The RNA shown here (transfer RNA) has 71 nucleotides and comes from a Candidatus Desantisiibacteriota bacterium.
Lineage of the source: Bacteria > Bacteria candidate phyla > Candidatus Desantisiibacteriota.
The coordinates come from a structure-prediction model, not an experiment, and the mean pLDDT is 83.
Its Rfam family is "tRNA". Rfam classes the family as a transfer RNA.

RNA sequence: GCGCCUGUAGCUUAGCGGAAGAGCACCGGACUCCGGAUCCGGGAACAGGGGUUCAAUUCCCCUCAGGCGCU
Numbered sequence: 001g002c003g004c005c006u007g008u009a010g011c012u013u014a015g016c017g018g019a020a021g022a023g024c025a026c027c028g029g030a031c032u033c034c035g036g037a038u039c040c041g042g043g044a045a046c047a048g049g050g051g052u053u054c055a056a057u058u059c060c061c062c063u064c065a066g067g068c069g070c071u
Base pairs, nucleotide, nucleotide: 001070002069003068004067005066006065007064010024011023012022013021018054026042027041028040029039030038047063048062049061050060051059
């Protein structure tokens, strides 16, 4: 330099055109003498920019970051 893959919540991840879900973690409450466990509730995310579309996390382009391969 070229090609391919990946990027969603603090972490691990689902979702691949039509209201963004889960587990763990965190916060509040119940329970308890206090904790833990358990139960109930809550906050928190689509790497950035542009394009296509009535509508984009999803499709296209560029950039950024990580990984793999080739020269």